[in-house]
Context: one part of a larger RNA
RNA sequence: CUGGGCGUAAAGAGCGCGUAGGCGGUUUAUUAAGUUGGAAGUGAAAGCCCCGAGCUUAACUUGGGAAUUGCUUUCAAAACUGAUAGGCUAGAGUAUGGGAGGGGAUAGUAGAAUUCCUAGUGUAGAGGUGAAAUUCUUAGAUAUUAGGAGGAAUACCGGUGGCGAAGGUGACUAUCUGGACCAAUACUGACGCUGAGGUGCGAAAGCGUGGGGAGCAAACAGGAUUAGAUACCCUGGUAGUCCACGCCCUAAACGAUGAGUGCUAGAUAUCAGGUUUUCUUGGUGUCGUAGCUAACGCGUUAAGCACUCCGCCUGGGGAGUACGGUCGCAAGAUUAAAACUU
Numbered sequence: 001c002u003g004g005g006c007g008u009a010a011a012g013a014g015c016g017c018g019u020a021g022g023c024g025g026u027u028u029a030u031u032a033a034g035u036u037g038g039a040a041g042u043g044a045a046a047g048c049c050c051c052g053a054g055c056u057u058a059a060c061u062u063g064g065g066a067a068u069u070g071c072u073u074u075c076a077a078a079a080c081u082g083a084u085a086g087g088c089u090a091g092a093g094u095a096u097g098g099g100a101g102g103g104g105a106u107a108g109u110a111g112a113a114u115u116c117c118u119a120g121u122g123u124a125g126a127g128g129u130g131a132a133a134u135u136c137u138u139a140g141a142u143a144u145u146a147g148g149a150g151g152a153a154u155a156c157c158g159g160u161g162g163c164g165a166a167g168g169u170g171a172c173u174a175u176c177u178g179g180a181c182c183a184a185u186a187c188u189g190a191c192g193c194u195g196a197g198g199u200g201c202g203a204a205a206g207c208g209u210g211g212g213g214a215g216c217a218a219a220c221a222g223g224a225u226u227a228g229a230u231a232c233c234c235u236g237g238u239a240g241u242c243c244a245c246g247c248c249c250u251a252a253a254c255g256a257u258g259a260g261u262g263c264u265a266g267a268u269a270u271c272a273g274g275u276u277u278u279c280u281u282g283g284u285g286u287c288g289u290a291g292c293u294a295a296c297g298c299g300u301u302a303a304g305c306a307c308u309c310c311g312c313c314u315g316g317g318g319a320g321u322a323c324g325g326u327c328g329c330a331a332g333a334u335u336a337a338a339a340c341u342u
Stems, first nucleotide, its partner, number of pairs: 003314004007296002012310001014201004021194003025088007033081002035077008049065006091191001092188004096183003103177007110154001115149007125136002162169002206247006215241002220236004258309006266287009291298002315342003324335004
């Protein structure tokens, strides 16, 4: 350099934006860098290959040819790629009018419930379990009524449903704000796709500073269970969970399926529109034809048929480890071997 692959066998980066690079619609003219053809020069000799010659043959030596697929110069061609100039509208985008949505941020408000406090009623139990006990309670618990405090989460609606690039997102109201979709016209005129580095976002846990702390609850303590019980069960309970700001950057971050474009039977359900229809556009599901697949299964939301670009894999263990680098307050993250063994 090349091959074969990446749903489940090793393998799709957690997800965006985007630089370089790679790739790129349709048409006309020009050009001639790539491309194609001819010619000239050069491509040392020896060797290899072909036809001969000389030692009695052979090895060996030797004559001629071919080859040297390359490079340079020059003449020509103009289909394709490139370049330059000018058009086009099918890609992409902008404008206008709409409806849908737990998309994001900030502020405010509400009603259930738990806990605690105060007061009333009331009396001996209450909790908890497989059964118990630790625990609470005559200093009046549990139950019940009224009032108050505070924090967190938003029952029903609720759904194989919606929105978001992913992580994620659910009470209500207001303000600010992103995206997608539909309809009919007008406009711009390839402005596109992908994307090494880079940069931003990124559940939970964890970390720093300052708040907050109702419930739950790692650690911890006690009670049980048990041969033991550093557990499962019970009673307590601190970090944490919540807020602000700043870090961390990892997950079975999963559809275990990268992004984009085109093409290839249908059936059925559902969401958002358009029209009125037996139709159509965009999403979300289930089944299924062709085809694919080792099978399972996938099947217009492909794992089918093709193209463009990126990432990744190359037997198991050692090991996602050591060393070094980068990042981090730390925890650690990331990049990433070898000996040896099988």